[in-house]
A computed fold for a 74-nucleotide RNA from an uncultured bacterium, annotated as transfer RNA.
């Protein structure tokens, strides 16, 4: 530089063909339980979906630029 996948909660990943509250594990808090601690349980918090714009009645999903990773080719 060309082309390709890929950025969504603190990690590590779902979201069907655009659809009305963007969730799961571990992690974290806090009940319970136990003489205690830990595992199991139950309850909670935590997201400007990489950043802007535009399409649309409606956008994590579609276009357009850009920014950052990983790979291919030159």
């Nucleotide at each position: 530089g060309u082309c390709g996948g890929g950025g969504u909660a603190g990690c590590u990943c779902a979201a069907c063909u655009g659809g009305u509250u963007a969730g799961a594990g571990c992690a974290c808090a806090g009940c319970a339980c136990u003489c205690a601690u830990a595992a199991a349980g139950c309850u909670g918090a935590g997201g400007u979906u990489g950043a802007g714009a535009g399409u649309u009645c409606g956008a994590c999903c579609c276009u357009c630029u850009c920014c950052c990773c990983c790979g291919a080719c030159a």